[in-house]
Molecule: c-di-GMP-I riboswitch aptamer
Organism: Deltaproteobacteria bacterium
RNA sequence: UUAAGAGGGCGCCAAACCUGUUGUGAGGCAGGGACGGAAAGCCACGGGUCUUAUAACUGCAGUUAUAAGAUAGCCGGGUUGUUUUG
Numbered sequence: 001u002u003a004a005g006a007g008g009g010c011g012c013c014a015a016a017c018c019u020g021u022u023g024u025g026a027g028g029c030a031g032g033g034a035c036g037g038a039a040a041g042c043c044a045c046g047g048g049u050c051u052u053a054u055a056a057c058u059g060c061a062g063u064u065a066u067a068a069g070a071u072a073g074c075c076g077g078g079u080u081g082u083u084u085u086g
């Protein structure tokens, strides 16, 4: 440097939920908490899902398209890292 594994033991991260805060909203942040995770570290490049706005269709509730946003713990991809062996 590269490839393949490994850890859930000491450690690391932290779902749902609760509280506070922020946002039109999806959601984000902090504290508690622990479902889980070998990259559940980071990145919105592709797809998916979700939110908002506008327009059209429809007939009273939805569908489609476009734009913006969110989601990295949805999948793929990129990139960095611990350790063992080759």
Stems, first nucleotide, its partner, number of pairs: 002086005012037002017032006035073001041079003045076003048071010